[in-house]
RNA sequence: AACUGAAUAGAAGCGCUUGAACACGCACAGCGUGUUGACGAGGAGGAGGUUUAUCGAUAUUUCGGCGGAUACCUCCCGGCCGAGCCACGGCCGCAAGGAUUCUUACAAAACCGGCAAGCAAUUGCCGGGACAAAAAAGAUUCCAUGGUUUAUU
Numbered sequence: 001a002a003c004u005g006a007a008u009a010g011a012a013g014c015g016c017u018u019g020a021a022c023a024c025g026c027a028c029a030g031c032g033u034g035u036u037g038a039c040g041a042g043g044a045g046g047a048g049g050u051u052u053a054u055c056g057a058u059a060u061u062u063c064g065g066c067g068g069a070u071a072c073c074u075c076c077c078g079g080c081c082g083a084g085c086c087a088c089g090g091c092c093g094c095a096a097g098g099a100u101u102c103u104u105a106c107a108a109a110a111c112c113g114g115c116a117a118g119c120a121a122u123u124g125c126c127g128g129g130a131c132a133a134a135a136a137a138g139a140u141u142c143c144a145u146g147g148u149u150u151a152u153u
Stems, first nucleotide, its partner, number of pairs: 014067004019063001020036007039056003045076005077093006084148004097143003101139003111128007
């Protein structure tokens, strides 16, 4: 050094890097060592499966690639709706029907000014004042089976 085992730490615009770009060096048409490689908002009932898994930004290598992931599908459990009940169906996930229209909110990077590390590419941190969309909430309108029972008119 490789291999094996154990322990600890650690995540979802998350982790990694062989393509690419950049920096330094060399015995320089190449090689080596490094650097970059997603800016926030939003998103979790359980099991299995699957892969191009929501929204926007003054960013545009935030490229290409590999892996993963709260997305999606099926089943189970649960809730709501289809006037009570049974069945069936639809939509959702404990904030637990869908669709239409309207009202309402907030960010970071970038930028400016600094400190620190590194030969450098670059990285970390502090201060300052900005700008979103989806969503969520509220209101409005519409949508939706069969059988059967009770009450009222």
This is a predicted structure of a 153-nucleotide RNA (glmS glucosamine-6-phosphate activated ribozyme aptamer) from Firmicutes bacterium UBA7523.
Its mean pLDDT, the model's own confidence on a scale to 100, is 78.
Its Rfam family is "glmS glucosamine-6-phosphate activated ribozyme aptamer". On this family, see Winkler et al., Nature 2004: "Control of gene expression by a natural metabolite-responsive ribozyme". Rfam classes the family as a riboswitch. About the family: This entry contains a glucosamine-6-phosphate activated ribozyme that is found in the mRNA for GlmS. GlmS is an enzyme that uses fructose-6-phosphate and glutamine to generate glucosamine-6-phosphate.
NCBI's taxonomy places the organism under Bacteria, Bacillati, Bacillota.